SAM riboswitch aptamer (S box leader) from a Flavobacteriia bacterium, 98 nucleotides, folded computationally. The coordinates come from a structure-prediction model, not an experiment, and the mean pLDDT is 81. It matches the Rfam family "SAM riboswitch aptamer (S box leader)". Gene Ontology term of the family: regulation of gene expression.
C1' cells in the first nucleotide's frame, strides 16, 4: 500500500483525564461549554472471521461499533423541477490475496 469478494433504513452509552472542535471528502445540514477531538475504565451491539451445538442458533475468542439511512448529497438515469428504498463512484467495515 494495491486488488478481489461481501455488507449497510436494526442494533447498541455511562464515568475520568483533557479543554474547541466533530460528524472522511464537495455542497448541505446537524452535533458541541448542559462540554468536541484524543486517551483511559466499565459497559453495550452485532454476527464478518471464528468456535460450539448443529443447518439455525448460541457467544468465550479475533476485528468492527455504541447521534441523524455510509446523516443526505457530488455522476448517470427516471421524473419533471419537486421528487425517486434506481444505478454507480468514493469512503467504511470484514475475509482473502499480492
Nucleotide at each position: 500500500u494495491a486488488c478481489u469478494u461481501a455488507u449497510a433504513a436494526a442494533g447498541a452509552a455511562a464515568g475520568g483525564u483533557g479543554g474547541a472542535g466533530g460528524g472522511a471528502c464537495u455542497g448541505g445540514c446537524c452535533c458541541u461549554a448542559a462540554g468536541a477531538a484524543a486517551c483511559c475504565u466499565u459497559g453495550g451491539c452485532a454476527a464478518c472471521c471464528u468456535a460450539c451445538u448443529c443447518u439455525a442458533g448460541u457467544a468465550a475468542g479475533g476485528u468492527g461499533c455504541c447521534a441523524a439511512a455510509u446523516c443526505c448529497u457530488a455522476u448517470u438515469g427516471c421524473u419533471c423541477u419537486g421528487g425517486c428504498a434506481a444505478a454507480a463512484a468514493a469512503g467504511a467495515u470484514a475475509a482473502g490475496u499480492g